This is a predicted structure of a 111-nucleotide RNA (TPP riboswitch aptamer (THI element)) from Sphingomonas gellani.

[in-house]
RNA sequence: CGUCUAUCCCCGGGGAGCCCGCAGACACGGGCUGAGAUUGGGCGUCGCUGCCCUGGACCCGCUGAACCUGAUCCGGUUGACACCGGCGGAGGGAGGGAGCGGUCGCCAUCC
Numbered sequence: 001c002g003u004c005u006a007u008c009c010c011c012g013g014g015g016a017g018c019c020c021g022c023a024g025a026c027a028c029g030g031g032c033u034g035a036g037a038u039u040g041g042g043c044g045u046c047g048c049u050g051c052c053c054u055g056g057a058c059c060c061g062c063u064g065a066a067c068c069u070g071a072u073c074c075g076g077u078u079g080a081c082a083c084c085g086g087c088g089g090a091g092g093g094a095g096g097g098a099g100c101g102g103u104c105g106c107c108a109u110c111c
Base pairs, nucleotide, nucleotide: 001105002104004102005101007098008097009096010095011061012060013059014058017032018031019030020029021028038055040053041052042051043050067092068091069090073086074085075084076083
């Protein structure tokens, strides 16, 4: 002098399932798994099995399996979800700055 980086700042991305009470369902209450299963508000509904806005926690940001698509997927397992394997390192997917500490490299000088 440069490289990468702990860390910090700012910014961004993402999901929220299964079972029971139970009455058709959401909403409500309880339980389970999980890092996370959500606050407040609005709308919709008699065949829609939800939608939108807002806030929080959590996870993730290219060394990207956070998350989405394929997928109402395939095999095992479970009452179901979860879990394990496959699909598959397939296709997509959200980053800039500082970095005085650490790391490695180079240059110069001295012994």